[in-house]
Context: one part of a larger RNA
Molecule: small-subunit ribosomal RNA, 3' major domain
Organism: uncultured soil bacterium
RNA sequence: UGACGGGGACCCGCACAACCGGUGGAGCGUGUGGUUCAAUUCGAGACAAAACGAAGAACCUCACCAAGGUUUGACAUUCUACCGUUUAUGCUCUAAGAAACUAGAGCAAAUCCGUAAGGAUGGUAGAACAGGUGCUGCAUGGCUGUCGUCAGCUCGUGCCGUGAGGUGUUCCCUUAAGUGGGGAAACGAGCGCAACCCCCGCCAAAUGUUAAACGUUCAUUUGGGACUAUCCCGCCUUUUCGGCGGGGGGGAAGGAGGGGAAGACGUCAAGUCAGCACGGCCCUUAUACCUUGGGCUACACACACACUACAAUGGCGAAGAACAACGUGUUGCCAACCAGCAAUGGUGAGCUAAUCACUGAAAUUUCGCCUCAGUUCAGAUUGGAGUCUGCAACUCGACUCCAUGAAGUCGGAAUCGGUAGUAAUCGCAGAUCAGCAUGCUGCGGUGAAUACGUUCUCGGGUC
Numbered sequence: 001u002g003a004c005g006g007g008g009a010c011c012c013g014c015a016c017a018a019c020c021g022g023u024g025g026a027g028c029g030u031g032u033g034g035u036u037c038a039a040u041u042c043g044a045g046a047c048a049a050a051a052c053g054a055a056g057a058a059c060c061u062c063a064c065c066a067a068g069g070u071u072u073g074a075c076a077u078u079c080u081a082c083c084g085u086u087u088a089u090g091c092u093c094u095a096a097g098a099a100a101c102u103a104g105a106g107c108a109a110a111u112c113c114g115u116a117a118g119g120a121u122g123g124u125a126g127a128a129c130a131g132g133u134g135c136u137g138c139a140u141g142g143c144u145g146u147c148g149u150c151a152g153c154u155c156g157u158g159c160c161g162u163g164a165g166g167u168g169u170u171c172c173c174u175u176a177a178g179u180g181g182g183g184a185a186a187c188g189a190g191c192g193c194a195a196c197c198c199c200c201g202c203c204a205a206a207u208g209u210u211a212a213a214c215g216u217u218c219a220u221u222u223g224g225g226a227c228u229a230u231c232c233c234g235c236c237u238u239u240u241c242g243g244c245g246g247g248g249g250g251g252a253a254g255g256a257g258g259g260g261a262a263g264a265c266g267u268c269a270a271g272u273c274a275g276c277a278c279g280g281c282c283c284u285u286a287u288a289c290c291u292u293g294g295g296c297u298a299c300a301c302a303c304a305c306a307c308u309a310c311a312a313u314g315g316c317g318a319a320g321a322a323c324a325a326c327g328u329g330u331u332g333c334c335a336a337c338c339a340g341c342a343a344u345g346g347u348g349a350g351c352u353a354a355u356c357a358c359u360g361a362a363a364u365u366u367c368g369c370c371u372c373a374g375u376u377c378a379g380a381u382u383g384g385a386g387u388c389u390g391c392a393a394c395u396c397g398a399c400u401c402c403a404u405g406a407a408g409u410c411g412g413a414a415u416c417g418g419u420a421g422u423a424a425u426c427g428c429a430g431a432u433c434a435g436c437a438u439g440c441u442g443c444g445g446u447g448a449a450u451a452c453g454u455u456c457u458c459g460g461g462u463c
Stems, first nucleotide, its partner, number of pairs: 008463006015454002019418005026308002029305005034299002042053002064294007073129001077128007089108007110121004131283002134281003140277002142272003145268001147266001152191006158167003171182003197260004202224007227254001230248007310411001314370006321364001327358003332351002336347004377408001382403007424446007
């Protein structure tokens, strides 16, 4: 000077408390450990690993395993020799084969420079080299997590101290804030805070087709608007200056209006050599490359995160009963009609989209049935029959129909999220993607309860 204390003082945060809903029990989905395996590729490990890398493992991906094959190589540059009007290249056939590949035959088939010789593109052989998801994140860059959107971290000059260092940055009041004010051997400044940026909420103007139809709504663009501006009361303070709390008016909005992006100096030799780059080491007829098949999907079990339930605030049936927003679409979205119980198929309009389509959202409303049961709850599992994508659904896809109808009656110790358009609940869209979503990223609909307070738990800040 820091850090730490079951030292003290002060302050803050869904940290506790209050309230609501969950997890932990069941089934299923996914991830992880363990075990198994020829292989179950690798990484991530308290918070800050475990629906994480992976915005999508049937082949590919793919790094793993088995088997078969290649060796200047799947890819790049250069050199040497040879070949050149029949070689590159393409196609077909034959033999073996799971394919890759190997051996052979045939057909087609050339551009440029140059009169030519020859050269370039190209091939064969050889040599330099390629190649490595091999190791080291404790050699690194870059990027990222975390404390933490916490209010801190520093510098120049001056002053103090032998010095390390201190002061400033402490103190009082205040703030979400090292925010601001006062005082003060300090005076200033920088990175952070705030503001500038984006979205939402109000108003105005201009413009506008594909929306709407002469009012406007809507969209786009540019501006305005909120600043303790105004009134009252109380408090702090030295009446001032300034600040805080409560209330009224005005206002679409009131005390940071709500949300996002934005993350100081640093910490954890934190994470990543498998995104990429890169030092060193290692392999070079293999630790490289190609192919077929398998595996990553195994299963006594343990953990994590979700989904669906255990029902009557419900389930089922019916009624073209009603109302969104974000987005996406030409190898695509697919109206309408027809066939099918359905998944879907056939025909086929429109749309490169404010034009057409996805798209009639669901919870909700109305009527009827069920009457507290392992049930008209719940839907796992299994059998059968199908649809679609795709060379190909056996290992290992999704969906439909018929049948089947498991556990489960609200969950021990413990533990998580949330302070308002939030929690809870309801559906919709998108990325990835041939196909596949209970995950993720967004969108709108319905829409609560509670906060006495800071003793305690956890984390953080100042002295």